[in-house]
Glycine riboswitch aptamer from Phycicoccus sp. HDW14, 95 nucleotides, folded computationally.
Its Rfam family is "Glycine riboswitch aptamer". Rfam links the family to the GO term glycine biosynthetic process.
The organism belongs to Phycicoccus, within Bacteria.
RNA sequence: UCACACCGCGCGGGAGAGUCCUCGGCCCUCGGGCCGCGGCGCCGAAGGGGCAACACUCCCCGGAACCUCUCAGGCCCAAGGACCGCGCGGGACAG
Numbered sequence: 001u002c003a004c005a006c007c008g009c010g011c012g013g014g015a016g017a018g019u020c021c022u023c024g025g026c027c028c029u030c031g032g033g034c035c036g037c038g039g040c041g042c043c044g045a046a047g048g049g050g051c052a053a054c055a056c057u058c059c060c061c062g063g064a065a066c067c068u069c070u071c072a073g074g075c076c077c078a079a080g081g082a083c084c085g086c087g088c089g090g091g092a093c094a095g
Stems, first nucleotide, its partner, number of pairs: 001095001006090008018040001020039002023036005041075003047071001048069003054062001
C1' cells in the first nucleotide's frame, strides 16, 4: 500500500398467505368504507427453536439452510423482508 472475504451505511430489486365471520367504534352519497378486540383459516424470507453428513475410541458437547417448527412476525396498501446487485466507509490478512 492492500484484492477476495468480513462488518457498517446508502441506493435499487425482493416472495408468500382471508381485506373471511361475529361484535364494538368512526365516516357516509345510507349502497358501502375504515379502525380495533375476538374466532376460524392460512403464509414464512426479520428474529427465534430443531436436526443430517461430519467430527470424536465411545458418550456428551459441537454441527447448515431459502429444510423443518410456526413461539414471534405476517395475510388490501404501506411498513418490514432472508437474499442479490452497485456504491461509500472501516479494521485488518494474503500479496

The sequence was found by an Rfam model in a public genome assembly.